[in-house]
Molecule: Glycine riboswitch aptamer
Organism: soil metagenome
RNA sequence: CGACCCGGGAGAGACCGCGUAUGCGGCGCCGAAGGGGAACGCAAAAACUCUCAGGCAAAAAGACCGGGUCG
Numbered sequence: 001c002g003a004c005c006c007g008g009g010a011g012a013g014a015c016c017g018c019g020u021a022u023g024c025g026g027c028g029c030c031g032a033a034g035g036g037g038a039a040c041g042c043a044a045a046a047a048c049u050c051u052c053a054g055g056c057a058a059a060a061a062g063a064c065c066g067g068g069u070c071g
Base pairs, nucleotide, nucleotide: 001071002070003069004068005067006066007065008064013027015026016025017024018023028056029055030054034052035050036049037048
């Protein structure tokens, strides 16, 4: 440094309509998978920015942090 495992891990409507579908449509909103910009330059780069993707009860996911195993 990479892969896998374990623990922690934020934000934002359980909004409205159809009517019962984790569905479709509408309006509003979030920024922490991924992606674009920042940033084509010797090279590299943010927790900034856009909101395409994703998300807005819980669960799941989750950047990132800690520990472990393997290479």